[in-house]
Context: one part of a larger RNA
RNA sequence: UUACGGGGGCCCGCACAAGUCGUGGAGCAUGUGGUUCAAUUUGAUGCAAAGUGUAGAACCUUACCAGGGCUUGACAUGUCAUGAAUCCUCUCGAAAGAGAGGAGUGCCUUCGGGAACAUGGACAUAGGUGAUGCAUGGAUAUCAUCAAAUCAUGCCAUAAGGUGUUGGGUUAAGUCUCGCAACGAGCGCAACCCUCGUGUUUAGUUUCCAGCAUUGAGUUUGGAACCUUGAACAGACUGUCAAUGAUAAGCCGGAGGAAGGUGAGGAUGAUGUCAAGUCAUCAUGCCCCUUAAGACCUAGGAGACACAUGUGAUACAAUGAUCAGGACAAAAGGUCACGACCCUGCGAGGGCAAGCUAACCUCAAAAAAUCGGCCUCAGUUCGGAUUGCAGGCUGCAACUCACCUACAUGAAGCCGAAAUCACUAGUAAUCGUCAGGCAGCCAUACGGCGGUGAAUCCAUUCCUGAGCCUUGUACA
Numbered sequence: 001u002u003a004c005g006g007g008g009g010c011c012c013g014c015a016c017a018a019g020u021c022g023u024g025g026a027g028c029a030u031g032u033g034g035u036u037c038a039a040u041u042u043g044a045u046g047c048a049a050a051g052u053g054u055a056g057a058a059c060c061u062u063a064c065c066a067g068g069g070c071u072u073g074a075c076a077u078g079u080c081a082u083g084a085a086u087c088c089u090c091u092c093g094a095a096a097g098a099g100a101g102g103a104g105u106g107c108c109u110u111c112g113g114g115a116a117c118a119u120g121g122a123c124a125u126a127g128g129u130g131a132u133g134c135a136u137g138g139a140u141a142u143c144a145u146c147a148a149a150u151c152a153u154g155c156c157a158u159a160a161g162g163u164g165u166u167g168g169g170u171u172a173a174g175u176c177u178c179g180c181a182a183c184g185a186g187c188g189c190a191a192c193c194c195u196c197g198u199g200u201u202u203a204g205u206u207u208c209c210a211g212c213a214u215u216g217a218g219u220u221u222g223g224a225a226c227c228u229u230g231a232a233c234a235g236a237c238u239g240u241c242a243a244u245g246a247u248a249a250g251c252c253g254g255a256g257g258a259a260g261g262u263g264a265g266g267a268u269g270a271u272g273u274c275a276a277g278u279c280a281u282c283a284u285g286c287c288c289c290u291u292a293a294g295a296c297c298u299a300g301g302a303g304a305c306a307c308a309u310g311u312g313a314u315a316c317a318a319u320g321a322u323c324a325g326g327a328c329a330a331a332a333g334g335u336c337a338c339g340a341c342c343c344u345g346c347g348a349g350g351g352c353a354a355g356c357u358a359a360c361c362u363c364a365a366a367a368a369a370u371c372g373g374c375c376u377c378a379g380u381u382c383g384g385a386u387u388g389c390a391g392g393c394u395g396c397a398a399c400u401c402a403c404c405u406a407c408a409u410g411a412a413g414c415c416g417a418a419a420u421c422a423c424u425a426g427u428a429a430u431c432g433u434c435a436g437g438c439a440g441c442c443a444u445a446c447g448g449c450g451g452u453g454a455a456u457c458c459a460u461u462c463c464u465g466a467g468c469c470u471u472g473u474a475c476a
Base pairs, nucleotide, nucleotide: 002474003473004472005471007470008469009468010467012465013464015460019423020422022420023419026314028312029311030310031309032308033307034305035304042053043052064300066298067297068296070294073125077124078123079121080120081119082118083117086103087102088101089100090099091098092097107114108113127289128288130287132285136283137282138278140276143272150185151184153182154163155162156161167178168177169176193266194265195264196263198234199233200232201231202230203229207224208223209222210221237260240254241253244250303442316416320375322373323372325370333362334361338355342351343350344349382413387408388407390405391404392403429452430451431450432449433448434447
């Protein structure tokens, strides 16, 4: 000096405590292990792997396997020869591909040829999702949004080093203040950025409002106060008052205010740690393959199934299920698209087809909530797995292996042992809704959006993980 201690002191965090909902039990969805297999491609493995890479595996994707065919190659550059390119037909074939026949002659030109493309030959070379993340770059996770990690000069010490950065207070903070052999500085903190919350000004169409009412329809007239949308500003700074404190930094209470002490949320992640993960995004050293470990096609597989486990969604019901009625959002998307109305079908859908490159048209129905009816505690009018049959849609194709609908079937499950997760306010819980990639969709995922809307926080003894000071030991 660093690390460690079931040493000490101080301090913090949904760390405990106080509460709320869960997981662990059930069937199902999905990932992983294991097993199986011709193949079940592969990475990730405590926190920090396991609804993760994958914002979407029927073919493709695809890297795996079986079979069929290729070898200057599916892709790039150079060289030579032939033919412009290109298109059509036939035979074999599962296709890839192989063979045969026919049509066709453009652009520039100094008429030699050239550009572009195709086929063939020989080589230089292509190619590799092959190995090594313990050879690397890059971007990333984690400790951790924790408050720390350093430097110049000076001083102290024989030196490694120390001081500064410790101490008294204070803060979310090495935040600020006072003191001090230190005095300064940068990187972090904070602020500057974005969203939300209030107001003002400005702009009014496709938005909003008023009158008149009418019309198939905000269609027509007038306006921009309100709502709202876009832009530009203002506003919050411990500014003010009182208490406290060392007259400081601050802290506590009040006023005013839409908002009060970081207003709420996001983006932002220091020096470093884990030889952390990634050579399969990409790039790249070295090694390896080169009639194959490259590349093409057809089918299969990644979807197997005694089991184990993670993450979820659905439930076990009456604060409920079901039927009927009329309500109230926000934010997104749309031209190879979204697709009203109308007709048709029990329905998924189908037919015709208006509008809309969108504050105009459309997806679109918000659902919980509310108001009535019914069920009356049952394995039930709970629960919906599983299975049968009949249909629809997308797509060359739905058997392996998609989604949706109708009818029938109606399994386990009556709140879950030990253990364990998340959460402090518009949060948890609960309710629906949208986008992305996408032909379709295995989404119960992921990322947003709004509706309804709690309980508890005594306190830091203990568990756990950090920070600072100090002490003991070990290593050097």